[in-house]
Context: one part of a larger RNA
RNA sequence: UGACGGGGGCCCGCGCAAGCGGUGGAGUAUGUGGUUUAAUUCGAUGCAACGCGAAGAACCUUACCAGGGCUUGACAUGUCGCGAAUCCCGGUGAAAGCUGGGAGUGCCUUAGGUAGCGCGAACACAGGUGGUGCAUGGCUGUCGUCAGCUCGUGUCGUGAGAUGUUGGGUUAAGUCCCGCAACGAGCGCAACCCUCGUUUUUAGUUGCCAGCACGUGAAGGUGGGCACUCUAGAGAGACUGCCGGUGACAAACCGGAGGAAGGUGGGGAUGACGUCAAGUCAGCAUGCCCCUUACGCCCUGGGCUACACACGUACUGCAAUGGUCAGGACAAUGGGCAGCCAACUCGCAAGGGGGAGCUAAUCUCAUCAAACCUGGCCUCAGUUCAGAUUGCCGGCUGCAACUCGCCGGCAUGAAGGAGGAAUCGCUAGUAAUCGCCGGUCAGAAUACGGCGGUGAAUCCGUUCCCGGGCCUUGUACA
Numbered sequence: 001u002g003a004c005g006g007g008g009g010c011c012c013g014c015g016c017a018a019g020c021g022g023u024g025g026a027g028u029a030u031g032u033g034g035u036u037u038a039a040u041u042c043g044a045u046g047c048a049a050c051g052c053g054a055a056g057a058a059c060c061u062u063a064c065c066a067g068g069g070c071u072u073g074a075c076a077u078g079u080c081g082c083g084a085a086u087c088c089c090g091g092u093g094a095a096a097g098c099u100g101g102g103a104g105u106g107c108c109u110u111a112g113g114u115a116g117c118g119c120g121a122a123c124a125c126a127g128g129u130g131g132u133g134c135a136u137g138g139c140u141g142u143c144g145u146c147a148g149c150u151c152g153u154g155u156c157g158u159g160a161g162a163u164g165u166u167g168g169g170u171u172a173a174g175u176c177c178c179g180c181a182a183c184g185a186g187c188g189c190a191a192c193c194c195u196c197g198u199u200u201u202u203a204g205u206u207g208c209c210a211g212c213a214c215g216u217g218a219a220g221g222u223g224g225g226c227a228c229u230c231u232a233g234a235g236a237g238a239c240u241g242c243c244g245g246u247g248a249c250a251a252a253c254c255g256g257a258g259g260a261a262g263g264u265g266g267g268g269a270u271g272a273c274g275u276c277a278a279g280u281c282a283g284c285a286u287g288c289c290c291c292u293u294a295c296g297c298c299c300u301g302g303g304c305u306a307c308a309c310a311c312g313u314a315c316u317g318c319a320a321u322g323g324u325c326a327g328g329a330c331a332a333u334g335g336g337c338a339g340c341c342a343a344c345u346c347g348c349a350a351g352g353g354g355g356a357g358c359u360a361a362u363c364u365c366a367u368c369a370a371a372c373c374u375g376g377c378c379u380c381a382g383u384u385c386a387g388a389u390u391g392c393c394g395g396c397u398g399c400a401a402c403u404c405g406c407c408g409g410c411a412u413g414a415a416g417g418a419g420g421a422a423u424c425g426c427u428a429g430u431a432a433u434c435g436c437c438g439g440u441c442a443g444a445a446u447a448c449g450g451c452g453g454u455g456a457a458u459c460c461g462u463u464c465c466c467g468g469g470c471c472u473u474g475u476a477c478a
Stems, first nucleotide, its partner, number of pairs: 001478002003475003007472007015462002019426005026316008034307002042053002064302007073125001077124002079121005086103007108113001127291002130289003136285002138280003141276001143274001148187006154163003167178003193268004198236007207226002212223003239262001242256005318419001322378007334365003339358002344353003385416001390411007432454007
């Protein structure tokens, strides 16, 4: 100087407390451990691994296993030889591959050849998701959006170093004020950026009968107009600016006015010096080591989907503020041409036929929702709860759904009676609850990312548990 303390003081954080809903029990989905296996490819492992890399494993992917094949190689550059390229047919085979036959003769040309492509030969080489994240770059997680981390000059100290950065207030903040052997400065904080909330203006093939006219069976459907809604560009607006009080006449805090909005308005992006030899050689790059008729490459099939178990994360429930049937109402974000797919039609349905429109504020997914409202039934029961499992019949995608996809119909109806010790999230348009969209994607989400609808309770307080900041103290630790 740090680190540590079941030392002290001060102060924060959904840390506790107050409250609401969960997890831990059940079934299923998914990841992991373990076990099994020819293989169940690899990585991630307290917080900070475990719906993680994987924004989507039937083949492919695929790195694993078995078998069948190739050896200048699936891919790059260079040399030589042959053949245009290319297309068609056959044998064998699971395919890859091996093998046989035929068609075909292009472009440029100095007429010698040559580019491109294919085949062959030899060699330089290719290739490796083989090892090392304890050789690395880059990127990322974490402490932590925490308020800290430093420097120049000066001063003090033999020196390590100190001072500044401590102190008194204050703040979300090393934020600001005051004081002070310090005076300044840098990286962080804040602001500048995006978005939501109010308004003005500009612009109107979306919106409006607002005012007029036409018009129906019903529609802004039509003429017409941009006033309103909206869309998306440019501005305005909030600064403790104003008033009162407290305070050291400071910084600031408390209350009030005005205002759509206050005291960082809500949300996002943004992550200092560093820590964990943290994670990643399998995203990529890369040193070194290793393989070279194989640790490379191609193919078929299998595996990554196994199952006595154990754990994590979720979904669905155990019902009556519920279930079911009928009728009725209101969104936002988004996607679409190898696509979205309307009307109409067939089917109980999944879906099929059909074909209009749309490169989309125009058409469509999508009457765009569900919870919600109205009415009927169920009356507390393993039930008209719950839906696992299984049987049969179908549909869709795809070369192909056996291993191993999704969906529909009928039948079957399991566990489950609110979950032990323990444990998680959340302070407001939040939790809880309800549906919708998207990426990936041929097909395949209870995951992930977004969107809107309905919409709470509680916060006395900081003693205690956890993490953190500043000062101080002890130390046989560095």
A computed fold for a 478-nucleotide part of an RNA from an uncultured cyanobacterium, annotated as small-subunit ribosomal RNA, 3' major domain. Rfam family: Bacterial small subunit ribosomal RNA. Rfam links the family to the GO terms structural constituent of ribosome and ribosome.